Model confidence (mean pLDDT): 81 of 100. Predicted 3D model of a 1484-nucleotide RNA (small-subunit ribosomal RNA) from an uncultured prokaryote.
RNA sequence: GAUGAACGCUGGCGGCGUGCUUAAUACAUGCAAGUCGAACGAGGAACUUUUGUCUUCGGAUGAUGGUUUCCUAGUGGCGAACGGGUGAGUAACACGUGGGUAAUCUGCCUUCAGGACAGGGAUAACGGAGGGAAACCUCCGCUAAUACCCGAUAAGACCACAGCCCCUCGGGGUAGUGCUAAAAGGUGGCCUCUUCAUGAAAGCUUCUGCUUGAGGAUGAGCCCGCGGCCCAUCAGCUAGUUGGUAAGGUAAUGGCUUACCAAGGCGACGACGGGUAGCUGGUCUGAGAGGACGAUCAGCCACACUGGGACUGAGACACGGCCCAGACUCCUACGGGAGGCAGCAGUGGGGAAUCUUGCGCAAUGGGCGAAAGCCUGACGCAGCGACGCCGUGUGUGCGAUGAAGGUUUUCGGAUCGUAAAGCACUGUCAGGAGGGGGGUCGUAAACUUCUGUCUGGGGGAAAGAUGAUGACGGUACCCCCAAAGCAAGCCCCGGCUAAUUCCGUGCCAGCAGCCGCGGUAAUACGGAAGGGGCGAGCGUUGUUCGGAAUUAUUGGGCGUAAAGGGCGUGUAGGCGGCUUCGUAUGUCUGUGGUGAAAGAAUACAGCUCAACUGGAUUAAGCCAUGGAAACUGCGGAGCUUGAGGUACGGGAGAGGGAAGCGGAAUUCCUAGUGUAGAGGUGAAAUUCGUAGAUAUUAGGAGGAACACCCGUGGCGAAGGCGGCUUCCUGGACCAAUACUGACGCUGAGACGCGAAAGCGUGGGGAGCAAACAGGAUUAGAUACCCUGGUAGUCCACGCUGUAAACGAUGGGUGCUAGGUGUCGGGGGUGUUGACCCCUCCGGUGCCGGAGCUAACGCAUUAAGCACUCCGCCUGGGGAGUACGACCGCAAGAUUAAAACUCAAAGGAAUUGACGGGGGCCCGCACAAGCGGUGGAGCAUGUUGUUUAAUUCGAUGCAACGCGAAGAACCUUACCCGGGUUUGACAUCCCUGGAAUCUGCUGGAAACAGCGGAGUGCCCCUUGGGGAGCCAGGUGACAGGUGCUGCAUGGCUGUCGUCAGCUCGUGUCGUGAGAUGUUGGGUUAAGUCCCAUAACGAGCGCAACCCCUAUCCUUAGUUGCCAUCAUUAAGUUGGGCACUCUAGGGAGACUGCCGGUGUUAAACCGGAGGAAGGUGGGGACGACGUCAAGUCCUCAUGGCCCUUACGGCCAGGGCUUCACACGUGCUACAAUGGCCGGUACAGAGGGUCGCCAAGCCGCAAGGUGGAGCCAAUCCCAAAAAGCCGGUCUCAGUUCGGAUUGGAGUCUGCAACUCGACUCCAUGAAGUCGGAAUCGCUAGUAAUCGUGGAUCAGCAUGCCACGGUGAAUACGUUCCCGGGCCUUGUACACACCGCCCGUCACACCAUGGGAGUUGAUUGGACCAGAAGUCGCUGCACUAACCCUUCGGGGAGGUAGGCGCCCAAGGUCUGUGUGGCGACUGGGGUG
Repeated sequence: GAUGAACGCUGGCGGCGUGCUUAAUACAUGCAAGUCGAACGAGGAACUUUUGUCUUCGGAUGAUGGUUUCCUAGUGGCGAACGGGUGAGUAACACGUGGGUAAUCUGCCUUCAGGACAGGGAUAACGGAGGGAAACCUCCGCUAAUACCCGAUAAGACCACAGCCCCUCGGGGUAGUGCUAAAAGGUGGCCUCUUCAUGAAAGCUUCUGCUUGAGGAUGAGCCCGCGGCCCAUCAGCUAGUUGGUAAGGUAAUGGCUUACCAAGGCGACGACGGGUAGCUGGUCUGAGAGGACGAUCAGCCACACUGGGACUGAGACACGGCCCAGACUCCUACGGGAGGCAGCAGUGGGGAAUCUUGCGCAAUGGGCGAAAGCCUGACGCAGCGACGCCGUGUGUGCGAUGAAGGUUUUCGGAUCGUAAAGCACUGUCAGGAGGGGGGUCGUAAACUUCUGUCUGGGGGAAAGAUGAUGACGGUACCCCCAAAGCAAGCCCCGGCUAAUUCCGUGCCAGCAGCCGCGGUAAUACGGAAGGGGCGAGCGUUGUUCGGAAUUAUUGGGCGUAAAGGGCGUGUAGGCGGCUUCGUAUGUCUGUGGUGAAAGAAUACAGCUCAACUGGAUUAAGCCAUGGAAACUGCGGAGCUUGAGGUACGGGAGAGGGAAGCGGAAUUCCUAGUGUAGAGGUGAAAUUCGUAGAUAUUAGGAGGAACACCCGUGGCGAAGGCGGCUUCCUGGACCAAUACUGACGCUGAGACGCGAAAGCGUGGGGAGCAAACAGGAUUAGAUACCCUGGUAGUCCACGCUGUAAACGAUGGGUGCUAGGUGUCGGGGGUGUUGACCCCUCCGGUGCCGGAGCUAACGCAUUAAGCACUCCGCCUGGGGAGUACGACCGCAAGAUUAAAACUCAAAGGAAUUGACGGGGGCCCGCACAAGCGGUGGAGCAUGUUGUUUAAUUCGAUGCAACGCGAAGAACCUUACCCGGGUUUGACAUCCCUGGAAUCUGCUGGAAACAGCGGAGUGCCCCUUGGGGAGCCAGGUGACAGGUGCUGCAUGGCUGUCGUCAGCUCGUGUCGUGAGAUGUUGGGUUAAGUCCCAUAACGAGCGCAACCCCUAUCCUUAGUUGCCAUCAUUAAGUUGGGCACUCUAGGGAGACUGCCGGUGUUAAACCGGAGGAAGGUGGGGACGACGUCAAGUCCUCAUGGCCCUUACGGCCAGGGCUUCACACGUGCUACAAUGGCCGGUACAGAGGGUCGCCAAGCCGCAAGGUGGAGCCAAUCCCAAAAAGCCGGUCUCAGUUCGGAUUGGAGUCUGCAACUCGACUCCAUGAAGUCGGAAUCGCUAGUAAUCGUGGAUCAGCAUGCCACGGUGAAUACGUUCCCGGGCCUUGUACACACCGCCCGUCACACCAUGGGAGUUGAUUGGACCAGAAGUCGCUGCACUAACCCUUCGGGGAGGUAGGCGCCCAAGGUCUGUGUGGCGACUGGGGUG
């Protein structure tokens, strides 16, 4: 796009079309084929003539003749074989197309030529009798014909015989003989002729019918060429089969049938078989070529309940005929009968689904008839269905306060929207009323009547005129009336694809054509608003074509995506060199025939337009015929370049087969020497060995394989081929001629060869070695390793026929740049000696250009450009499987599906990530060291558990002395209880009051109740008003440590202070991307240098900042003191030199020297220097990763609560405790504990504070109050250290937990639940398993000091100084990281991906004892009806004979036979369903 459609929602009108696609299922009822009286007899009716009887005088009834455009059944004729339906069957001369018929028929119609004579006997109807329920039947009797029969005639026809001429099978013409074969009349008219005599007929005439022959036309039969479905998992089929002769049969050819004879016929160009199917014109689609279909309309065929059969007839094997059989239905008196909607309507059933039991013969057409006419469910119309196509309407104009309302909002607005309302208008449609054709008009036509020419008359015909005739339908159309009145929906809005927002929902409900949406902010679900599309329709579903170059003829491919056969020889077939002649198959062209109509196309015309309709023009194909001759084919003649063979010469080679020979090695055997091990492995063990191994020497046996040479060397078609010699044998190559003359290439089938393994038979068997055994390894180890070891490996013969049989690349021919190796052969040049160089042919490699390719890559050995032949492919899985067939001894091989399932599978390349890949490099990463943790007790955090609550968060590194720089109340978020509701806090409004201070009562407090004191500031018109504060009230609102860190901001952790991360322009690539950023060096560093299709730049690194180390300078108080004086004391005078303080500067930059390095960057060493190669430390954290952490710091979207999830108070809890983990403290002691004495810091803090001296207390502390807002005073004692003493290795004079008692301090308050002191107590613990942490120098370790928080509470955190080490060979390994490279089936990126079994569920499928269908073959039985044949003793009108009795001929029934449908029996092939069980497969 299309549709005979269906379904959902919706639905105004009209025109034209169209409507059982399924059950060729079953059918009630009505209708669908009759007609002719001018073929015939009879009967009836009506009218009428004559007439009888009766009469109520109306008439009734009977007889007779006649008339009728009347009716009925029958005889007879014609029709019923058309028209109408359906598509079951059919793969066929069924259909289409074109021919043939000399092999034929043809009623009615038409043309021509004749005939039509003379007779006969029946029969239905009817009457009578009988049977039957009925259908119907039987007997007797009568009668007619255009029914039937005999005879005569015979031009011609047919047959036989025999001639002639033409010719293309049985044809045509001509003449002869013989034989055979005809008939029917009817209507009307007439009286000229004949007969009877008004007039009629047997006469005449008209029309019609009949008959013979020859034609035409139409229709039909038969035959042939060509054309159009699938399966080869159907490969062989065929006995009337193929042909002949003869006969039969037919309208006619023919095995169509029969007998006999022969053995043929068909088939890979697809026979036979199976499946499916009516064919065509055409229809739909497509640019076309094609593909799909075959409704309506038209042509042909087939069928008519199923199967068989014939009859009649011009025509049938007959839809509304017959006979038989079968199934089904109906009637029945049970004896027997009837029926066939796939005609039109209609019904049941089936189905997603398809109409009225309508009107009419007015038109068109058909049958009959002389005609009128009759019949006609053909047809013309109407009805129903938006089923389709076409047309048309549902209004038009103006109308902004942009109304109300809806929706939304950033609250301003926006939008529905000129839309509505309102005002003005129009009149299609629907409604009402009226009028009203044409079809029947014109070119030719029907009927009636009239006229009319021809004619003797009659009759008829042409032409003209008149009149009648309409189902549709009072419809189309026209006019009038009134009236905006009665007339809009459907789908969609994530992308494809035109059109977006809000709410609801929360991986639910749902959507979905594909991709995919939905897990709390959904443009994707549902609703709404708005928008988009189409519009009386719109969507959905089904089907089909297109897009799809996705079966590729036009117009594809096969190295790696699916796809080259394992290789050759060769049959059919396909393709094929140069020249010339001929021919005319293909080819091109002219003409003729055909190509039905309709349809299509083009331009017109008619319905108002269109759909629709009308007439006109147009095609391929096929056939016939004429022409052309380039190419193709065919035939002839030639040629040599393709090809080939032969002959001559030559060399190369693991080419093949057979026989023989050889040495090395392994193993075994024998003998010798010799002794304890050997062997084997990562390490071992099994194993061998004192019965003498291994090792070694000599000899022997046997089998297999041939080291070095050996080479991207050679040979072969491939598989493959490797010691030497001989024999037999294939192929290729080179050189030079001669010969043949296209002999060529490919190759479906076919045939042969074909590694390894395997199989059969017989040998052989050294080594090796599946299976197997043992030993190891391991969680296991049916493996890898080891020790053994059988088939096998070897030979002969046979089978198998497959491999990653690979160059993953079929064969042949020609053409298209090069460079460089190598093998075989030849030529040339120069030395002439090996040899070098140039070149030709053939093979084999590498590199590379054009070109090709998706890229990778290929590239004269093509995957380039062309031609030719073969094989193969068409998404993945299922599956190279099942079934079948064929091969095989088997294993198995070849050929080769489907159901089902998925939305991918796959190729090449890219960027990452990853690797028990590689290279380079770094880091307390390992190593080397030092000290710890893990064991103990305690502290602290966490899990878990418990609880009314034990608030919440943090969870590998990167949570766990974390948020928390400090939970007794408070904090506090949790629990219990009490109490509160505009609220503890903010803004606005109203009322009152200044604020404020304070007493009492109840209560645990919050709070509630009752009082007392008290009146400020500014303006002021003295009424009052205002600011701030307090109390009460109303509602907006407050409030929430409620949820979401996966909606967020901010902040932070981490990789990681790792050296990386990017951009612009250019270049390369189809592209993703690459390059730069890689490489060579170097660095702590993408630091720098060099190279370089890159050149530059940015964020990072470094530097700039701070502290510290040295010096200088400035300034000296509270700091300092060298010199002077002084003191107990830098205490004081004095001084500011030094220290120090805190401002400013200097200094370090690989700057200098040497070496190394590429003349570089840089590195190494050195000098100088306080400091040397970033001097040490800090701050500083690139692009990003982890949906990392935090909504409980803060901020914030959304959601939730609002007398509560808010707020207040008291008490409790966060402090629990069988356990488990992390981080710490203290220890386990002698490098120590204790006692005494004594020395030296730095950095801080202090007025709600630090607190001195003195005094009291064992002590915590108390008292006291000087000083200090601090370089001044205080905290403040530094400790380890040093000196001296004591302890002497022990659970201790170590260790201090725990507990008892007594206290101190802070604080409203130390019970739950603080710290400290003293006395007493004196637990575990004797250096810590697996494992694990920190640290590279002023570091670790060790020692003390201060601070924040804080009323009090520190083993934590932050900071400070004192003492002060050891070790680093080195980068193999562990962890982490950086760069380059490689592989990848990973990309949520190895914590990835993913394979198979098992378990469960579901699905389809193979096998399966069997069972059950439909189909079909063979054999046999049986055999209805019927044709045919034979018979026919029974019966028998026509003709013949007769002696009239009868006989004959012929016929009929009956009988028999051939054939044969259904049926039956036996058996088989293929195929479907079901099937216990079973096999694999798919999905989850």
The RNAcentral record of the sequence draws on ENA.